Predicted 3D model of a 106-nucleotide RNA (SAM riboswitch aptamer (S box leader)) from Domibacillus indicus. It matches the Rfam family "SAM riboswitch aptamer (S box leader)". Rfam links the family to the GO term regulation of gene expression. Its mean pLDDT, the model's own confidence on a scale to 100, is 80. NCBI's taxonomy places the organism under Bacteria, Bacillota, Caryophanales, Bacillaceae, Domibacillus. The model forms 97% of the base pairs in the Rfam consensus.
RNA sequence: UUCUUAUCAAGAGAAGCCGAGGGUACUGGCCCUAUGACGCUUCAGCAACCAGCCGCGAUGGUCAGGUGCUAAAUCCAGCAGACUCCUGCAGUCUGGAAGAUGAGAA
Numbered sequence: 001u002u003c004u005u006a007u008c009a010a011g012a013g014a015a016g017c018c019g020a021g022g023g024u025a026c027u028g029g030c031c032c033u034a035u036g037a038c039g040c041u042u043c044a045g046c047a048a049c050c051a052g053c054c055g056c057g058a059u060g061g062u063c064a065g066g067u068g069c070u071a072a073a074u075c076c077a078g079c080a081g082a083c084u085c086c087u088g089c090a091g092u093c094u095g096g097a098a099g100a101u102g103a104g105a106a
Stems, first nucleotide, its partner, number of pairs: 001106008013043005021032003026078004044070003049066002052062003074098001079095006085088001
């Protein structure tokens, strides 16, 4: 990097450094941001995917060792279908696409 598979409306922030954009590459919206965002470092925290332990076993319990995460649903929409009435490029639901994370494989 590619493929397979599971999950993605729960949860969890302070300090220091930096200095202008950031939130998914794009588009539209919305939001965060010089009262310093984003990012990096340190510390703190969250939780149960993998590993460990318990358990006959389980869709179980426990555990922070390996990852991961700590604004907003993956911030919302974009494509397809169904439904609703206020008929608007409206709303709701389901699926898809893209993405993130884990595990496995090449």